[in-house]
């Protein structure tokens, strides 16, 4: 340099054209408890950036960025 894959709350994962973007852990509040832990209830919190296609994009396409992998060259 070329090719491929990935990017979603604090962390780890789902979701793959239309629904309120879901789950676990974590976080906050409340309940329970003599206290703590455990348990129960409630809540806050995310689609890397830009463009295109489409009636409609987190999802499809292109570019950029970042990370990972494979590969070529190295006079």
């Nucleotide at each position: 340099g070329g090719c491929g894959c990935a990017u979603u709350g604090g962390u780890g994962c789902a979701g793959c054209g239309g629904u309120c973007a879901g789950c676990a852990c974590g976080c906050a509040g409340c309940c329970c408890u003599c206290u703590c832990a455990a348990g129960g209830c409630u809540g806050a919190g995310a689609c890397a950036c830009g463009a295109g296609u489409u009636c409609g994009a987190u999802u499809c396409u292109c570019g950029u960025a970042u990370g990972c992998g494979c590969u070529a060259c190295c006079a």